This is a predicted structure of a 413-nucleotide RNA (Bacterial RNase P class A) from a Paenibacillaceae bacterium. The RNAcentral record of the sequence draws on ENA and Rfam. It is recorded under the gene name rnpB. It matches the Rfam family "Bacterial RNase P class A". It is annotated as a ribozyme. Taxonomically the source falls in Paenibacillaceae (Bacteria, Bacillati, Bacillota, Caryophanales). The prediction has a mean pLDDT of 76. The model forms 94% of the base pairs in the Rfam consensus.
């Protein structure tokens, strides 16, 4: 110096003005208004991917179906999630990643090549056995017949070691054996499970012993463990209109489905000094059930946070003290402007410089200066990702820059 790997904690401060949501108090002319205090978004408030609280419904016990999860301990309300830690596999390495039970229940699958992807024979080896041919020997007087012996690779047949194919050829090497060969057997070897024994809580290792031997469960499938179903638009109260039912409801006329159902005119009100016109009259009260628009609780006191002391490797727990910390509802938590902070310099002025940089160097920048490098003042760029909606705990995605610890390789000493 370059290139990682792990982990932390932060996520700009202040000030004015104008808004904006909720609390308290205080005024008011009081479905509200003013006016003071005070308070008002995250580490991911995102994604809705686990998990738990909570409400409501279902429910006698059990069970099958279906889901889901799958090394071992151990945190924790809980979890697929966190810690330690075993095997495996990546990476020189800090480190990192695993869907990491069962392939010795069963079934089933294994593209193209390939004889064959677990019961097979293409090229290839044999042809000991039994045909067939052919030659020779016996036996016979010769032939045929029979009886031996050989050869050929011809038929039946046997093998599966070589070659070739593929990601993968029935575990491998070497000997023994055979006709010709094979875990047929025999020595060492691999790998998977079993049984002992020693460590360990366990997962597992290490030895030792006798068995097996292709792969794929993120194919059915087998075994363990968990599992009711919906969600705050949950869910609980309060309740305009609207509906039913009694009761009243000035006068007249008409229609009428015979209800005060409907029109129509008057009285009578709106309405004011008075006519018109024009609206009301053309409904009102109590009950009752359900619960429309609509509000008010659920709603933010909590597996809560902050600080210390302790147990524990560690997650995470205990005890002590302290604190109160957004609650909108189409849905506020904002917006401008100044100061300053942090960061990066093809900038610009002023000092200061002969060395700086760096533990250090033989490397790099500079060397009397067009001046490296330092300080100061200034410019100018940036200043990310993103916005609660019932509420914890978690993954997972965004995404800034900063610390801390450790790893490589390279140069110097």
């Nucleotide at each position: 110096a370059a290139a990682g790997c792990u982990u932390g904690a932060c996520a700009g401060a202040c000030a004015a003005u104008c808004g904006c949501u909720g609390g308290c108090a205080g005024c008011u002319u009081c479905a509200g208004g003013c006016u003071g205090c005070g308070a008002g978004a995250g580490g991911a408030a995102a994604g809705u991917c686990c998990g738990g609280g909570c409400u409501c419904c279902a429910u006698a016990g059990g069970g099958c179906a279906g889901g889901a999860u799958g090394c071992u301990g151990g945190a924790u309300a809980a979890c697929g999630u966190c810690c330690a830690g075993u095997c495996g596999g990546c990476g020189u390495g800090a480190g990192c990643c695993g869907a990491a039970g069962g392939a010795u229940a069963g079934u089933g699958c294994c593209a193209c090549a390939g004889a064959a992807a677990c019961g097979g024979a293409c090229c290839g080896c044999c042809g000991a056995u039994g045909g067939c041919u052919u030659g020779c020997u016996c036996u016979c007087a010769u032939a045929a017949g029979g009886a031996g012996c050989a050869a050929g690779a011809u038929c039946a047949g046997g093998c599966a070691a070589g070659g070739g194919u593929g990601g993968a050829a029935c575990c491998g090497u070497g000997g023994u054996g055979u006709a010709a060969g094979a875990g047929a057997c025999c020595a060492c070897g691999a790998g998977c499970g079993g049984c002992g024994u020693u460590g360990g809580u366990g997962a597992c290792a290490a030895c030792g012993c006798g068995g097996c031997u292709g792969g794929u469960a993120a194919a059915c499938c087998c075994c363990a463990u968990c599992u009711g179903g919906a969600g705050c638009a949950a869910g609980a109260c309060c309740g305009a209109g609207a509906g039913g039912a009694u009761g009243c409801a000035g006068a007249a006329g008409g229609c009428u489905u015979c209800g005060a159902g409907c029109c129509u005119u008057c009285a009578c009100c709106c309405u004011g000094g008075c006519a018109c016109c024009g609206g009301g009259g053309c409904g009102c009260a109590u009950c009752c059930g359900g619960g429309u628009u609509g509000g008010u609780c659920g709603c933010u006191u909590g597996a809560a946070c902050c600080u210390g002391u302790u147990a524990g490797c560690a997650a995470u727990g205990a005890c002590a003290g302290g604190u109160c910390u957004a609650g909108a509802u189409a849905g506020a938590u904002g917006a401008u402007u100044g100061u300053c902070g942090c960061u990066u310099u093809a900038u610009g002025g002023u000092g200061g410089g002969a060395g700086g940089g760096u533990c250090g160097u033989u490397c790099c920048c500079g060397u009397u200066a067009u001046g490296a490098c330092c300080a100061c003042c200034g410019g100018a760029a940036g200043u990310a990702c993103a916005g609660a909606a019932c509420c914890c705990g978690g993954c997972u995605u965004a995404c800034g820059g900063c610390a801390a610890g450790c790893u490589u390789u390279c140069c110097g000493u």